[in-house]
RNA sequence: AUAAGAGAAAGGCAAAUUCAUUGAAAAAUGAGGGCGCAAAGCUAAAGGGGCUAAAGUCAAACGAUCAUGCCAGCCAGCUACCGAA
Numbered sequence: 001a002u003a004a005g006a007g008a009a010a011g012g013c014a015a016a017u018u019c020a021u022u023g024a025a026a027a028a029u030g031a032g033g034g035c036g037c038a039a040a041g042c043u044a045a046a047g048g049g050g051c052u053a054a055a056g057u058c059a060a061a062c063g064a065u066c067a068u069g070c071c072a073g074c075c076a077g078c079u080a081c082c083g084a085a
Stems, first nucleotide, its partner, number of pairs: 005082001012037002017032006035073001041078003047075002049071003056065003
């Protein structure tokens, strides 16, 4: 230096859900909460995948379609704290 993740120490994040706000929605943010997480840190304006469908287009209508809106706690890429056998 690389691999290796402990019944170690220190510190960290925060699912469902509740309240408030924003939003057409998906969802996000804040305060509680704590299912879990060794990358649950960053990247969605260029890898794959997933969610929503306002505007637009099609339709007589019901409805269909579409991301320019989102998801990193789905995989992936990049970076990184601690540290035993």
Molecule: c-di-GMP-I riboswitch aptamer
Organism: Cytobacillus praedii